[in-house]
Molecule: SAM riboswitch aptamer (S box leader)
Organism: Spirosoma sp.
RNA sequence: GAUUUAUAAAGAAGCGGGGAGAGAUCAGGCUCUGUGAACCGCUGGCAACCUACCACAUGGCAAGGUGCUAACUCCUGCCUAAAUUAUUUAGGGACUAUAAAUC
Numbered sequence: 001g002a003u004u005u006a007u008a009a010a011g012a013a014g015c016g017g018g019g020a021g022a023g024a025u026c027a028g029g030c031u032c033u034g035u036g037a038a039c040c041g042c043u044g045g046c047a048a049c050c051u052a053c054c055a056c057a058u059g060g061c062a063a064g065g066u067g068c069u070a071a072c073u074c075c076u077g078c079c080u081a082a083a084u085u086a087u088u089u090a091g092g093g094a095c096u097a098u099a100a101a102u103c
Stems, first nucleotide, its partner, number of pairs: 001103008013043005021032003026077004044069003049065003053060002078092006
């Protein structure tokens, strides 16, 4: 990197460095940001996919491997339906992210 499966309305912050952008990409919106963005380090925390352990029925635990720690994957984009007259709501899809397995 590719494929498959599962999950994505919950949850969880401080310090130091850094110094202007950030929220995956494109577009539109909206938001965060010198009361300090991205990014890096440390410490903590959340979660429970895999391993271990306990129970064995569903579960528990949080030691190990990952992951995550503003906003629903921040929202919309394609399709369908319902209200209403250019929006709202619901469902599905696509994309994306993460895990596990295989290549």